Predicted 3D model of a 130-nucleotide RNA (c-di-AMP riboswitch aptamer (ydaO/yuaA leader)) from Haloplasmatales bacterium 4B. Its mean pLDDT, the model's own confidence on a scale to 100, is 77.

[in-house]
RNA sequence: AUGUACUAAACGCUUAAUUCUUUUAUUGAAGCGGGGGAACCAUUUUUGGGGCUAAUAUCUAUUUAUUAGAAAGGGUUAUCUUUCAAACCUAGCCCGUCAGCUAACCUCGUAAGCGCCGAAAGAAAUAUAU
Numbered sequence: 001a002u003g004u005a006c007u008a009a010a011c012g013c014u015u016a017a018u019u020c021u022u023u024u025a026u027u028g029a030a031g032c033g034g035g036g037g038a039a040c041c042a043u044u045u046u047u048g049g050g051g052c053u054a055a056u057a058u059c060u061a062u063u064u065a066u067u068a069g070a071a072a073g074g075g076u077u078a079u080c081u082u083u084c085a086a087a088c089c090u091a092g093c094c095c096g097u098c099a100g101c102u103a104a105c106c107u108c109g110u111a112a113g114c115g116c117c118g119a120a121a122g123a124a125a126u127a128u129a130u
Stems, first nucleotide, its partner, number of pairs: 011115004018030003031110006041100001048098001049095004056072001058070004062065001073090005079123006
């Protein structure tokens, strides 16, 4: 001097997944999310059906498997919204023959994993110093 690994702090990102309290245990609250569940209306159950999620429905090839690719649809990117640009993602999991909508009501989750810094217009908030 360079590279790698570990630890701590700060600032941020995907996400509902944050804060307070606490016996430092989702224990309990608040906040943010999911599911079940009348009437009315709607629907047709082995071709099983359904739920969470952006993560769907097609085509081509052959290794018949996320194997590869393509074009659509959907989603993310440093305060927020819109437009443009560029770069990426399109995993996975669950219920178990059963659930449409759904007031009252009932019930569940609050994990995990990361480091993306372009432009224009508009609109706010916070911190520090004087």